[in-house]
């Protein structure tokens, strides 16, 4: 810097990513070289070899060889064991232990020091042994015993003795030595002493991890005296004396850990780390111990114990790789049983030299860093192949091929140099592009995209997330990006993370101010003078090893690597100087603070006394049937007299009015009156003291309500409990009772939303208003003003804040001190501890789990929130539906099939303006396969076709036969057909959640937006809100807005009035009528009222009409609404079938349910007869069909007229008149059924319509519920049309006839609009969400017990060894200490643990609905009781 909480925003806050690093490991891959580096795990075990020896110039002896020989031997060289000297305490390895006997830095004094250096002095003279060797013995071995002999630079006396030691000084006393070699001149040694260098031991100061859920530890403990011991100081040890010592500046205890130079990272401050290299420490199988020595309590020495392993003749012995290699084991994981002492260094030696797994080299490992290479330049036909494609092409890609060139690396030839060698380096020569590229990634962060496969599967994933049929996120391919002999992954560290904030954060609401005060330590502290110089600052010296880092040079061809030189910063120590500030010492001052005097206000606290109202009870009076209670009721009280009312008495609790964002108090809190005791505060004053102050870890005191203990008290209220209601239930809300409690005394508890969610104190920074208490001035007037101290409100001063907001009482600007926070959950929980009688309080984690949790504000949506408004929404009225029969549609069921779609409103007489075949998509059966249909190609057949007609078979499709039949240039072409084949056709198959188009709906509701400006960090707001008005975001006014757009309205059509023109088919004229074009209304005008205007309203005039009526027209959008079956269309699927043809069947089924209609139930009627009045449509290939005739009728015959203002359908019906019926299942009603006919049509059985006769069902106005309608409307009456051969039409769409009732009004229901409010909702209340129960998984907690561990205590036993005692004693014995081992009682830590309680988590389990809106009883906090569960209730508190 980015990603991730949201619909969006800002903030808080966590999680994650990009960088660097590693002693790494794993996966894939792998050409070369240089320099480095390589058991982080079991301080597990180790076969084998090597890793420390050397000196003959210290010593004797033996052996071999050579020479000489007097054969005895001598000499020389070499070798060997032994004695002796030096070394072996270095070098090498490891990090177990150790939190200080360690380390780092700086110092100190009470010490030692072999070899080395410097200096001084000395080195005389004797002695006794012993290994080797010889002899003998024991033993398996390891080894060992006895006797004998011998040397020394081995050992022991003697002499000598100071600058040494002892001695207070002195006197005095005491202590040494070794010789060897030789060229005879020296040299190497030895002894004593002093000094040095280097090394070692000791002490001091500072620094040095985590836990306080470790707070007290300590008896040799702290100090002193004396002694012992040590190289040396010292409780290091012992005796005695004193009672100290350490600790909140963290003792003691527990955990972890070698420390440092450095290394990694980081801008730095820091954080992490301590592998390689260097320094120090510690360890050497585990534990203990001493010996030798200058040095060890000793890695490759010794003794003892233990564990393990090996040998054994069973008696006994041997061993220690955390040296180099190697092996086993463990593990994700870490190399060769290599070469050499040539170099460097070390031991010994006079030296030669010997030894050296230190070291130098080689080997193995891409483990790391660095360097090089895998070719360079041309080369377009942009090859082939691959991939993609819109089929044109694009891309791979100058990449390849091909041409030219070069030769690092590797290979060949020859030579030179270096090296102990292995081998390395360099030069030269030759051939040949040859021997050499992978890995990860490609949705965002993050550079890089397409295709196919898959279909919430397989899988991916660092985070958010991707995958449910078009996946740039999975897998593969092509292409691309990044790095490159490597690339990725995992693990760990730093960074980003200002996310522990010193640099550099916060705490009103996000996590976070302690409930309040007092006060200890601590921190901080007015003015001024002088001094000191501790802090501070400056400067000199010294130190902080080297390496590393930095700078500059040099060497390897560069680099890595390495060599040389240089210096700073910073830390420690020690001098010198400065004195502003801090500090300290001394003095002074008064403003902070305290005190005094005067005065003022107050529900401040405690105690006692007193009072009235109300309430309940008791007694008495009056009085009678109710009372009480609720949404409505009931439980309950009452005729044994309630409620009501009057009087008296008793009791307890609380104190109305005053009372006020008014007072007091530190907070909790405090309210009748009076008295007493008492705390605090304000003001005034030329008073006193003189910084005495502020804050405050621990600590102490106070601390609402509830609760606890003991004793009282108990009127009212009232957890629990009981009863009544409500309810699906009601452990609640409501009602009736009612116990603890509420009250008092004494004591505990110590918590609250103990809140201003705002710690205390000091200073500074515009104001306005109100109020309380003083003082001063003023005034007629508590009037006005000034000032001090409190309490409230406003606010665009500035400023701050994420915003909300705060704003002299700060959340502003600064200072001092304290408390607290660091993602959500787990959890204020577990364990431990402290307190408590208990309840519980305080302190306070982790595992695990999530990617969020959260604050403020915005826009919506929603609310059983509010305000305003509208609508046949309600109300009023009329007629219905729901009941019956029938029709139609749907569900369901059935079926071979009952094709498909539509599903709240907004599906259900809907698609369908018409299923007998067809339609038709469904089923059964029979056929076809380039196909029923389109285009193109190839080949063949050909001959004239195709078609039409007839015949045969068949259910038909189809097949066969016959007849007829084109143009023509007569070639065969055009055209067409058939057959075979190829491309393709075809699909009412799937996806309306891939789509276009169209449509429904909210809704003909009045809304939805934009530009510029302004406001806001932003989302957004403003405009569009407000007031009035309108059907209307319609118009007006106001206004940080000004304008505009889509909608509204109007423009369009029909209709109502008038005029003009025209006049066919309208009966001649007028009129009507038709067509076309105009006019008319704009709520204009007058008056009244309301009103700022706009506008509204009432009345009048005129007028056909005062918003005239109807239609078309549907804003931004919502519902993944509907339609792939109307058409179009992406993708998928079928291709002798999911295509296509045919016959028959089905879509018409039928216990049932729903929806829409028709006909009715009758007298406002039914039936018969007679008589009127429409409008709008339709009609010629087969249409409408008149008159007339036949038939009871449907209809038939008939044929006039009509291509229609001409003719026809056509009769309109309700209506009017008259007759019959007379309230009945009736002459209402017509279902159902039977018989007979008619029509259409190839065809009427499944399955059509009509007519006649007969039959004559339910049904007597319809439960809950529900629909339409505000005027030419409802109701009622008929007519027509489309589709159509016919019809199921009682449907739909139109047309006219007759023609009402009602609207007080907006409380309620529904729907909608605007503003506002709350919100934990945003898939938006059909939302969100809580707890129990049931199931799975996980990790912690408790737990009878059990297992293990480290440490301490007590006791037993007791090796080596040490001290002491005895002993002549290096013999031996005893005492004490002492490792390991054993026993016991406690505490602590860890593992397991039946079972138990809670927690977390898991697409669709159960019960409720606690919270979010007034969440339907406002919520929450503390506490107590209670309930399946959320929860409920009581008391007090908060407003979030």
């Nucleotide at each position: 810097g980015g990603g991730u909480u949201u619909g969006a925003u800002c903030c808080u806050g966590g999680c994650c990513c990009a960088g660097g690093a590693u002693g790494a490991a794993c996966g894939c891959u792998g050409g070369c070289g240089g320099c480095g580096u390589g058991c982080u795990u079991u301080a597990g075990g180790c076969a084998u070899g090597c890793a420390a020896g050397u000196g003959g110039a210290a010593c004797g002896a033996g052996c071999u060889u050579a020479u000489c020989u007097u054969c005895g031997g001598a000499u020389a060289a070499g070798c060997u064991a032994g004695u002796c000297g030096c070394g072996a305490a270095c070098g090498g390895c490891u990090g177990a232990g150790u939190a200080a006997u360690a380390g780092g830095u700086a110092g100190a004094a009470a010490u030692c020091u072999a070899c080395c250096c410097u200096a001084u002095g000395g080195u005389g003279g004797g002695g006794a042994a012993u290994a080797c060797c010889c002899c003998g013995g024991g033993g398996a071995a390891a080894c060992u015993c006895g006797g004998g002999u011998u040397a020394a630079u081995a050992c022991c006396g003697c002499a000598u003795a100071a600058u040494c030691u002892c001695g207070u000084u002195a006197a005095g006393a005491g202590c040494a030595a070794a010789g060897g070699a030789u060229u005879u001149a020296u040299u190497c040694g030895c002894c004593a002493u002093a000094g040095g260098a280097g090394g070692a031991g000791u002490c001091u100061a500072c620094c040095c991890c985590c836990c306080a859920u470790c707070a007290g530890u300590u008896a040799g403990u702290u100090g002193g005296u004396a002694g012992g011991g040590u190289a040396a100081u010292g409780g290091c040890c012992u005796a005695c004396c004193a009672a100290g010592a350490c600790a909140a500046c963290g003792a003691c205890g527990g955990g972890u850990a070698g420390g440092g130079g450095g290394c990694g990272u980081g801008a730095g401050a820091g954080c992490g780390u301590g592998g390689c290299c260097c320094c120090c420490c510690a360890g050497a199988a585990u534990g203990g111990g001493a010996c030798u020595g200058a040095g060890a309590c000793a890695c490759g020495g010794c003794c003892c114990a233990u564990a393990c392993a090996c040998c054994u003749a069973c008696g006994g012995g041997u061993g220690g790789c955390a040296g180099c290699a190697a092996c086993c084991g463990g593990g994700a994981a870490u190399c060769g049983u290599g070469c050499g002492c040539a170099a460097u260094g070390g031991a010994c030696g006079a030296a030669a030299g010997u030894c050296u797994g230190a070291c130098g080299c080689c080997g193995c490992g891409a483990c790391g860093c660095c360097g090089c290479g895998u070719g360079u330049g041309g080369g377009a036909u942009g090859a082939a192949g691959g991939c993609c494609u819109u089929c044109g092409g694009g891309u791979u890609g100058u990449a390849a091929a091909c041409c030219a060139c070069u030769u690092u690396u590797g290979g060949u030839u020859g030579g030179a140099g270096g090296g102990a060698g292995a081998c390395c380096u360099c030069c030269u020569u030759c051939a040949g592009a040859a021997u050499a590229a992978g890995c990860a990634c490609c949705g965002g962060c993050u550079a890089a995209c397409u295709a196919c496969g898959u279909g919430c599967c397989a899988g991916c994933a660092g985070c958010a997330g991707c995958g449910g049929u078009g996946a740039u996120a999975c897998g593969u391919a092509g292409g691309g990006u990044g790095c490159a002999a490597g690339c990725g992954u995992u693990a760990u560290c730093c960074g980003g993370a200002u996310u522990u904030a010193u640099u550099g954060g916060g705490c009103g609401u996000a996590a976070a101010g302690g409930g309040u005060u007092c006060g200890u330590a601590g921190g901080c502290u007015u003015u001024u003078u002088g001094g000191u110089c501790a802090g501070u600052c400056a400067u000199g010296c010294u130190u902080c090893a080297a390496a590393g880092a930095c700078c500059g040079a040099g060497g390897c061809u560069c680099a890595a690597c390495u060599u040389c030189g240089g210096g700073a910063a910073g830390g420690g120590g020690u001098g010198u100087g400065a004195u502003a500030c801090u500090a300290c010492c001394a003095g002074a001052a008064u403003u902070g603070g305290a005190g005094g005097a005067u005065u003022c206000a107050g529900g401040g606290g405690c105690u006692a006394u007193u009072g009235g109202a109300a309430c309940u009870g008791u007694c008495g009076g009056u009085g009678u049937a109710g009372g009480g209670g609720u949404g409505a009721a009931a439980u309950c009280c009452g005729u044994u007299g309630a409620u009501a009312u009057c009087g008296a008495c008793a009791g307890g609790a609380a104190c109305a009015c005053c009372u006020a964002g008014g007072g007091c108090g530190a907070a909790g809190g405090c309210g009748a009156a009076u008295a007493g005791c008492u705390g605090g505060g304000g003001a005034u004053c030329u008073c006193u003291c003189g910084a005495c102050g502020c804050u405050g870890a621990g600590g102490a005191a106070c601390g609402a309500a509830a609760g606890c203990u003991a004793g009282g008290g108990u009127a009212g209220c009232g957890a629990a409990a009981c009863g009544g209601a409500u309810u699906a239930g009601a452990g609640a809300c409501c009602c009736g009772u009612g116990u603890a409690g509420u009250c008092c005394u004494a004591g505990c508890c110590g918590u609250a939303a103990a809140c201003g969610a705002u710690g205390u104190c000091c200073g500074c920074u515009a104001g306005c208003u109100c109020u309380c208490a003083g003082u001063c001035u003023u005034u007629u007037a508590c009037u006005a003003g000034a000032u001090u101290g409190g309490g409230a409100g406003c606010g665009c001063a500035a400023g701050c804040u994420a915003a909300c907001g705060c704003g002299u009482g700060a959340a502003g600007c600064g200072g001092a001190c304290c408390g607290c926070c660091u993602g959500g959950g787990g959890a204020g929980u577990a364990c431990g501890a402290u307190c408590g009688c208990a309840a519980g309080a305080u302190u306070a984690a982790a595992a695990c789990u999530c990617a969020a949790a959260g604050g403020a504000a915005u826009u919506g949506a929603c609310g059983g929130g509010g305000a305003c408004c509208u609508g046949c929404a309600c109300a009023a009225c009329c007629a219905g539906u729901g009941g019956a029969g029938c029709a139609u549609g749907u569900g369901g069921u059935u079926u071979a099939a009952u094709u498909c779609g539509a599903g709240a409103c907004g599906a259900a007489c809907c698609g369908a303006a018409g299923a007998a075949c067809c339609u038709u998509a469904c089923c059964u059966g029979g056929g076809c396969u380039u196909g029923a249909c389109a285009u193109g190609c190839u080949a063949g057949c050909u001959g004239c076709a195709c078609g039409u007609u007839u015949c045969u078979a068949g259910a038909g499709a189809u097949a066969g036969a016959a007849a007829u039949u084109u143009c023509u240039u007569c070639g065969a072409g055009a055209g067409u057909g058939c057959u075979a084949g190829c491309a393709c056709a075809g699909g009412u198959g799937c996806u309306g959640c891939a789509u276009g188009g169209c449509u429904g709906u909210c809704g003909u509701c009045a809304g939805c937006u934009c530009g510029u400006g302004c406001c806001g960090u932003g989302g957004g707001g403003u405009g569009u809100u407000c007031c009035c008005u309108u059907c209307a975001g319609u118009g007006g006014g106001g206004u940080a807005a000004c304008g505009a757009g889509c909608g509204c309205a109007a423009c369009c059509c029909c209709u109502g009035c008038c005029g003009u023109a025209u006049g066919u088919u309208g009966a001649a004229u007028g009129u009507u009528c038709a067509u076309a074009c105009g006019g008319g209304a704009c709520u204009a005008u007058u008056c009244g009222c309301u009103u700022u205007u706009a506008a509204g309203u009432g009345a009048g005039a005129g007028g056909a009409a005062g918003c005239g009526g109807g239609g078309a027209c549907g804003a931004c959008g919502u519902c993944a609404a509907g339609u792939c079956a109307g058409u179009a269309u992406g993708g998928c699927c079928c291709u002798u079938a999911u295509g296509u043809c045919c016959a028959g069947g089905g879509c018409u089924a039928c216990a049932c349910a729903c929806a829409u209609g028709c006909u009715a139930c009758a007298a406002u009627g039914a039936g018969g007869c007679c008589g009127a009045c429409a409008g709008a449509g339709g009609g010629u290939u087969u249409g409408c069909c008149a008159a007339g005739c036949a038939g009871u009728a449907a209809u038939g015959c008939g044929g006039a007229g009509c291509u229609a203002a001409u003719c026809c359908c056509a009769a309109a019906a309700a209506c009017g008149g008259u007759c019959u019926c007379u309230c009945a299942g009736u002459g209402g009603g017509g279902a159902u059924u039977g018989a007979g006919g008619g029509c259409u049509g190839c065809a009427a059985u499944u399955c059509g319509c009509c007519c006649u006769c007969a039959u004559g069902a339910a049904c007597g106005u319809g439960g809950a519920a529900u629909u339409g309608g505000u005027a030419g409307u409802a109701a009622u009456c008929g007519c027509a049309a489309a589709u159509c051969a016919g019809c199921u039409a009682a449907g739909u769409u139109g047309c006219g006839g007759u023609g009402a009732a009602u609207a007080c009004g907006u409380u309620c229901u529904c729907a909608g609009g605007u503003c506002u409010u709350g919100u934990a909702c945003a898939c938006a209340c059909c939302g969100c969400c809580c707890g129990u129960c049931a199931a799975g998984u996980c990790a912690g907690c408790g737990a009878a017990g059990u297992u293990g561990g480290g440490g301490g205590c007590a006791c037993c036993c007791g090796a080596a060894c040490a001290a002491c005692c005895g002993g002549u004693g290096a013999a031996c014995g005893g005492u004490u200490g002492g490792a390991a081992g054993g026993u016991g009682a406690a505490a602590c830590c860890a593992g397991c643990g039946a079972c138990g309680a809670g927690g977390a988590u898991u697409a669709a389990g159960u019960c409720g609905u606690a919270a979010c809106a007034a969440g339907g009883u406002a919520u929450c906090c503390g506490u107590a009781c209670u309930g399946g569960a959320a929860g409920g209730u009581g008391c007090g508190g908060a407003u979030g």